[in-house]
Context: one part of a larger RNA
């Protein structure tokens, strides 16, 4: 000098765009953050309205309505959002490989969608419990569940051909083996099953690369390899049985400490150094530890089970919970915001659609936290008012500064009208931005410094005191260095200080 997710002191007018718990991955009251489909299915209200009967209390029918709530079933909940604890690792980055793999929804293509069956919720009855929640019996539907049929370009074996570094891959012929399905509708369609291909996604393997400490020198028994088996979508000690005795290491194994990685960001002429907030990609985690279930996909933040710590309810028998989602609270801290509005836009889930849901997102609020822009007036005005300060008492200076006069109107205040962003409909922001008119200089300047480095000087007070200080150093009676004043210098809605990096 530059930079910052900054903080502190003094000060503070407006706008645009950004940014905002770096500390306790500490604990959390409350609300919201993931639902949707009646065009899969069984069932099915109420209010209100209309109408009929009435003993005037009410009752029946229709509509509301195939609507609400609950249930079976489907899809989603593995996305989106948060955090950085752990991790020095194929976690990340980069370059390759899978002849060792999977893939819901979407796209393309081919073929099919035949025929049967038995249940379980909801519901009804009984019953246990304070509750959470159950138990028993009975009825029932389906795109829920289970048989049978069909038979392939699927799978296996064999033959032939082409290719590959290769265990082999691909093409083709034959034989054999095994499998599936579900319907709905307003009749346009949407679905379902099997197979092949694609797109996008995921899994696995490998070379290379990026921390500290040798005051860590030896480490290793599923350890290294083989055979066989199991397991997985898939290779593999991934697991197991047996066999062999290997494997790694001063080119730093092992151990300890630290740390999410990258695109980037800051600095620097560059090389490099430092860093990893916001935004984007990947990874890991979801009270702590472990486990599997479902599923195309999880070992699953707002799912399940077990254990633990903590909090809450309890009728003491037993139960409930997990903000590192958005707000918000306590605590910690130098320090970091509203328990706001809206699904109008973009995107996502479900749905044939209308639409519903969406603290993603779009906006608003708070904070000079940052960057950028604008303003706090313009012109004229004395050999120069008053007043302050200095003075050699002549004067000098603040100073065209003020006043005065002539103007302007950003912002501000008030009013009217009102664009694009939204092709037909749809605007939270918002009567906001913007435009025009009216009013009146009105509403708007501070902070640090002035011994040298370093731009800027005098007086008074103080008297090695009180104090200053980044370094050198100032202060003991004329201190440009302390404190005040006048004056000056530098920046300016900021200015200084502190911290950190280059």
């Nucleotide at each position: 000098g530059a930079a910052c997710g900054a903080a502190c002191g003094c000060u503070g007018g407006c706008g645009g765009c950004g940014u905002g718990c770096c500390u306790a991955a500490c604990a959390c009251a409350u609300g919201c953050a993931a639902g949707u489909c009646g065009g899969a299915c069984g069932a099915g209200a109420a209010a209100g309205c209309u109408u009929c009967c009435u003993u005037c209390g009410g009752g029946g029918a229709g509509u509301g309505a195939g609507u609400a709530a609950a249930g079976u079933g489907g899809c989603g909940c593995a996305c989106g959002g948060g955090u950085g604890a752990g991790u020095a690792a194929c976690a990340c980055g980069u370059a390759g490989c899978c002849a060792a793999u999977c893939u819901g929804c979407c796209c393309c293509a081919u073929g099919g969608u035949c025929u049967g069956g038995g249940a379980c919720a909801a519901c009804c009855u009984u019953u246990c419990g304070a509750a959470a929640g159950g138990a028993a019996g009975g009825c029932u539907a389906a795109u829920a569940c289970c048989g049978g049929a069909u038979a392939a370009c699927a799978c296996u074996u064999c033959g032939g051909g082409u290719c590959g570094c290769a265990u082999g891959a691909c093409c083709u012929g034959a034989a054999g083996u095994u499998a599936a399905a579900a319907g709905a509708u307003u009749c346009a369609u949407c679905g379902c099953c099997a197979u092949g291909g694609g797109a996008g996604g995921a899994g696995g393997c490998u070379g290379c690369g990026g921390g500290a400490c040798a005051u860590u020198a030896g480490c290793u028994a599923g350890u290294u390899g083989g055979u066989g088996a199991g397991g997985u979508a898939a290779c593999g000690g991934c697991u197991c049985a047996c066999c062999a005795a290997g494997g790694c290491u001063u080119c730093g194994a092992u151990g300890u400490c630290u740390a999410g990685c990258g695109g980037g960001u800051c600095u620097g002429a560059g090389a490099g150094g430092a860093u990893g907030a916001u935004c984007c990609g990947c990874c890991a985690c979801a009270c702590u530890g472990g486990g599997a279930c479902u599923g195309a996909g999880a070992c699953a933040c707002g799912g399940c089970c077990c254990a633990g710590a903590c909090u809450c309810c309890u009728a003491c028998g037993g139960g409930a919970g997990g903000c590192a989602g958005c707000a918000g609270u306590g605590g910690g801290g130098a320090a970091u915001u509203u328990u706001g509005c809206g699904c109008a836009a973009u995107g996502g889930g479900c749905g044939a659609a209308a639409g519903c849901c969406u603290g993603a997102c779009g906006c608003a609020g708070c904070a000079a936290c940052g960057c950028c822009g604008c303003g706090u007036g313009a012109g004229u005005g004395a050999a120069g008012a008053a007043g302050g300060c200095c003075c050699u008492u002549g004067g000098g200076u603040c100073g065209u500064a003020a006043a005065g006069c002539u103007c302007u109107u950003u912002u501000c205040u008030g009013a009217a009208g009102g664009a694009a962003g939204a092709u037909a409909c749809u605007g939270a922001c918002g009567g906001u931005a913007c435009u025009u008119c009216a009013g009146g200089a009105a509403u708007a300047a501070g902070c640090a410094c002035c011994g040298g480095c370093u731009a800027a000087c005098u007086c008074c007070g103080u008297g090695c005191c009180a104090g200053c200080a980044g370094c050198c150093g100032c202060g003991g009676u004329a201190a440009u260095a302390c404190g005040g004043a006048g004056g000056g210098u530098g920046c300016a809605a900021g200015c200084g200080u502190u911290g950190u990096u280059c």

About this RNA:
The prediction has a mean pLDDT of 81. A computed fold for a 502-nucleotide part of an RNA from an uncultured prokaryote, annotated as small-subunit ribosomal RNA, 5' domain.